[in-house]
C1' cells in the first nucleotide's frame, strides 16, 4: 500500500415549555433523516442521565473536536400603535346652562328708532246704573159642611101682639194656602257689563300727542366670563397585544481546519 472480517461510533439536531436535573412524547425551527412498543390528572432515567426489542452501516462525504456563518426561539430596555382599567378639570376641545359684547347674518326703524315730557287704558277701592237670578209686594184665578163675613128663603126661639134674636142651605165676598202672570215697586245676590262718577296706583304692557333725529334688538354665528358633565377628545399612571430598534442566552442547516481503531492474509 492492497484485500477480507470486525469494533467504537452513526442512522438527525436545536429552541421554548416542563423538570431537582437529563432525555423523550406534544409545540416550534431546521430540512429528509432505520423499524416497532411506551408516555402530560406524563413516561424513562441519574451526571456514561429515554428505556426495551430488532435492522442497516461502519473507520470516513458519513464518526469525534474546534472555529466561522446563521434560520429560529426565549429575554432586557426604549419607542410607536391598538385595546382595557383608574385618576384629573386652571387641558376645556366636544356637549349643556346662565350673563355680557355687538364683528357678521337676520328682524325692526325717516310711514320716525333710542331717549325725554304730557295724557288715556289695563290694576285696586267705594258709590251708582244696567243685565241676570231668587224672594216679597201688586194683579188674576181658585180657595171654608160647622168652629170666617154679609144677606140670610124655609124652619127654629122669645113675645098676647107689634116686633125682636140666633142662624142652616143658597148667593156674594174673604183669610191662610195653592196656581198663574211678570209691566211696574221693594229687597237680596252675582265667575255679569265695549256703562258712569270719585279716589288710589302706575313695575310692566297697550295706546294718543309734543320735542329730538338714527339707531334699536340679541334669534343664529363669532368673542369674553361664570357654572355643570366626564360619554368622547386630551393628559398622567398602570396592564395586555402587535410592530420597529436594541441587550443578553441558546442555536439547526451549511462551510473550514484538525483528530480517531482491532484482527488476519498478501
Nucleotide at each position: 500500500c492492497c484485500g477480507u472480517g470486525c469494533u467504537a461510533g452513526g442512522u438527525g439536531g436545536g429552541g421554548a415549555g416542563g423538570u431537582a436535573g437529563c432525555g423523550g412524547u406534544g409545540c416550534c425551527c431546521u430540512g429528509u433523516a432505520c423499524u416497532c412498543g411506551c408516555a402530560a390528572c406524563c413516561c424513562g432515567c441519574u451526571a456514561u442521565a429515554g428505556c426495551g426489542a430488532g435492522a442497516c452501516u461502519g473507520a470516513a462525504u458519513c464518526c469525534c473536536u474546534u472555529c466561522u456563518c446563521a434560520a429560529g426561539g426565549c429575554u432586557u430596555u426604549g419607542u410607536u400603535u391598538u385595546c382595557g382599567u383608574g385618576a384629573g378639570g386652571c387641558c376645556u376641545g366636544c356637549c349643556c346652562c346662565g350673563c355680557g359684547u355687538a364683528a357678521g347674518u337676520g328682524g325692526u326703524g325717516u310711514u320716525g328708532a333710542c331717549g325725554u315730557c304730557c295724557g288715556g287704558g289695563u290694576u285696586c277701592u267705594g258709590c251708582g246704573c244696567a243685565a241676570c237670578g231668587g224672594a216679597a209686594a201688586c194683579c188674576c184665578g181658585u180657595g171654608a159642611a160647622c168652629c170666617c163675613u154679609g144677606u140670610c128663603a124655609g124652619g127654629u126661639c122669645c113675645g098676647g101682639a107689634a116686633g125682636g134674636a140666633a142662624g142652616c142651605a143658597g148667593c156674594a165676598g174673604u183669610a191662610a194656602g195653592c196656581g198663574g202672570a211678570c209691566u211696574c215697586u221693594u229687597u237680596c245676590g252675582u265667575g255679569u257689563g265695549c256703562c258712569g262718577c270719585a279716589g288710589a296706583g302706575u313695575c310692566g304692557c297697550c295706546u294718543g300727542g309734543g320735542c329730538c333725529g338714527a339707531g334699536c334688538u340679541a334669534a343664529c354665528u363669532g368673542c369674553g366670563c361664570g357654572g355643570g358633565u366626564a360619554a368622547c377628545g386630551c393628559u398622567c399612571a398602570u396592564g395586555a397585544a402587535a410592530g420597529c430598534a436594541u441587550u443578553g442566552c441558546c442555536g439547526a442547516c451549511a462551510g473550514a481546519a484538525g483528530g480517531u481503531g482491532c484482527a488476519c492474509g498478501g
Bacterial large signal recognition particle RNA from Alteribacillus sp. HJP-4, 266 nucleotides, folded computationally. The source organism's lineage runs through Bacteria, Bacillota, Bacilli, Bacillaceae and Alteribacillus. The prediction has a mean pLDDT of 75. The gene name in the source record is ffs. The model forms 94% of the base pairs in the Rfam consensus.